[in-house]
RNA sequence: ACGGACAAACGAAAAGUCCUUCAUAUAAGCGCAGGAAUACGGCUUGCGCGUCUCUACCGGGCCGCCGUAAACGGUCCGACUAUGAAGGCAGAAGACGCUGCU
Numbered sequence: 001a002c003g004g005a006c007a008a009a010c011g012a013a014a015a016g017u018c019c020u021u022c023a024u025a026u027a028a029g030c031g032c033a034g035g036a037a038u039a040c041g042g043c044u045u046g047c048g049c050g051u052c053u054c055u056a057c058c059g060g061g062c063c064g065c066c067g068u069a070a071a072c073g074g075u076c077c078g079a080c081u082a083u084g085a086a087g088g089c090a091g092a093a094g095a096c097g098c099u100g101c102u
Base pairs, nucleotide, nucleotide: 009017010016018088019087020086021085022084023083024082025081026056029049030048031047032046033045034044035043041066042065050057058078059077060076061075062074063073064072
């Protein structure tokens, strides 16, 4: 610079499902045990605590720390689950945004 998608769907309707946002819970946290890695590493298995709560309790980036040992730390970003609430468009044009491709 040019072009393009979305801006909902199922259902007769209601209810409901589904999706998005928000609120509450939990701090995606803490306490242990066995095993494992070792500066190109820093995990893994299990038991508890934490929620008027089922489930989950992890991933990565950055910074640090440990001179080869057994121990990690700080910080940031990113979910799922439970419950509740709101929303999911009458049409058109334009602007902005987002995403993909060239």
A computed fold for a 102-nucleotide RNA from Geobacillus icigianus, annotated as Purine riboswitch aptamer. The model forms 100% of the base pairs in the Rfam consensus. It was read from a public genome assembly, where an Rfam model found it. NCBI's taxonomy places the organism under Bacteria, Bacillota, Caryophanales, Anoxybacillaceae, Geobacillus. It matches the Rfam family "Purine riboswitch aptamer". Rfam 15.1 lists 4,097 matches to the family in 1,411 species.